[in-house]
Overview
Model confidence (mean pLDDT): 87 of 100. This is a predicted structure of a 327-nucleotide part of an RNA (large-subunit ribosomal RNA, domain IV) from Malacoplasma iowae 695. It matches the Rfam family "Bacterial large subunit ribosomal RNA". Rfam links the family to the GO terms structural constituent of ribosome and ribosome. The source organism's lineage runs through Bacteria, Bacillati, Mycoplasmoidales, Malacoplasma and Malacoplasma iowae.

Context: one part of a larger RNA
RNA sequence: CUAUUGUUAAGGAACUCUGCAAAUUAAUCCCGUAAGUUCGCGAGAAGGGAUGCUCAUUAAUUUGAGCCGCAGUGAAGAGCGAGGGGGAACUGUUUAACAAAAACACAGCUCUAUGCUAAAUCGUAAGAUGAUGUAUAUGGGGUGACACCUGCCCAGUGCCGGAAGGUUAAGGAAGGAUGUUAGGAGCAAUCUGAAGCAUUUGACCGAAGCCCUGGUGAACGGCGGCCGUAACUAUAACGGUCCUAAGGUAGCGAAAUGCCUUGUCGGGUAAAUUCCGUCCCGCUUGAAUGGUGUAAUCAUCUCUUGACUGUCUCGACAAUAGACUCG
Numbered sequence: 001c002u003a004u005u006g007u008u009a010a011g012g013a014a015c016u017c018u019g020c021a022a023a024u025u026a027a028u029c030c031c032g033u034a035a036g037u038u039c040g041c042g043a044g045a046a047g048g049g050a051u052g053c054u055c056a057u058u059a060a061u062u063u064g065a066g067c068c069g070c071a072g073u074g075a076a077g078a079g080c081g082a083g084g085g086g087g088a089a090c091u092g093u094u095u096a097a098c099a100a101a102a103a104c105a106c107a108g109c110u111c112u113a114u115g116c117u118a119a120a121u122c123g124u125a126a127g128a129u130g131a132u133g134u135a136u137a138u139g140g141g142g143u144g145a146c147a148c149c150u151g152c153c154c155a156g157u158g159c160c161g162g163a164a165g166g167u168u169a170a171g172g173a174a175g176g177a178u179g180u181u182a183g184g185a186g187c188a189a190u191c192u193g194a195a196g197c198a199u200u201u202g203a204c205c206g207a208a209g210c211c212c213u214g215g216u217g218a219a220c221g222g223c224g225g226c227c228g229u230a231a232c233u234a235u236a237a238c239g240g241u242c243c244u245a246a247g248g249u250a251g252c253g254a255a256a257u258g259c260c261u262u263g264u265c266g267g268g269u270a271a272a273u274u275c276c277g278u279c280c281c282g283c284u285u286g287a288a289u290g291g292u293g294u295a296a297u298c299a300u301c302u303c304u305u306g307a308c309u310g311u312c313u314c315g316a317c318a319a320u321a322g323a324c325u326c327g
Stems, first nucleotide, its partner, number of pairs: 001322008010313002014311001019308001027051005036041001038145001052067005068072001080306007087298002092104002108143007120129003146293004151223003156220002158216005165211003171205002175201006183192003224242005251285001252282001263279001265277003
C1' cells in the first nucleotide's frame, strides 16, 4: 500500500449526483397513540416506562421489603422514526448472466365477433382445441380498483348496412373476317367457292368489388386565423371577417408534458437551477391512445426533518490475510 474487520477526542452530513456506506433502532410486558380514511385501516403510528438476585407474601413472575454491579432482553440473534409531493390502486410478473420500474398483469369498465357442425385457432386432409361448454358462454381489441366524469367532428381512412344506376373477370354467345377445297368457270395461268375443319374477331348475357348512398369515435384519428371595441391605462364580456368535417368542453397546468426558463408571487434556508403552494399567452395539457381526485400498499422517484454516526473537517490506532526479504 491492497482487502476484510474493530475502536476513535471535538464537531455531526460540513461528505457526496444521492446520508452511497456505516451507525442508530431492535426481544417481551405495561401505558399511550395524530391527520386522513374506502371505517377495514393508518398502527409496532409517534412517545414513555419496566426487565437481575434474595426474603416475605400471593391463585399468580401478585404485592412489598431488601441486595449487588459501570452495565440485569448483562454474550449472540431481533423495526430507525416523522412530514410534503410525483407515479402505479392493491398481492403478483419481468430483461436466466449490467435495467424490478412509473414497464407487464390484474379485478372492474367497454367495444366487437359468435345461435352451435358457433366464431376463432392448428392441420393438405381426416380430425382436434374451443367444450363433453351454449350469449350470466366463448374468441378478439382497448382501458385498468374505487369516486366524479368521459365534450365537439363521420370531410379523409377503416368497419357496418343498402341496393336503383355506372364500371367489370372467367365463361357463354348472334354475327363477321381469314385459311383450306369438293364443285363450277377458263385452252391455260388463274378466278370463284358450299359444307366441314382451323384461326381470329365479337353485339349481347355475366358476381363480388369499386364508383354511389346512409350509419358508426370506449373505430384510426382530428379538435383554427386576422382585425376592432368599455369614460385613466390595461384588458376585452361584445362586434366584424376568412377558413374548416369540427374548431379543445369539464378538468388539470413551468407538470415524468413549458422551448424561452433558474417564468412571476409566496413558503422553507444565513444563502434554494431542486422542493411545496399559487398564477396561466399550455414552444407541444385534456377526457377509456382515458381526464381529475383518492385511503391503503411500494427493495418505486423526489424534497424536508429528528435521531444517529469516521461520509466528512482529518486523520489516527489495532487485528487478520496478502504485498516485501530470506528459505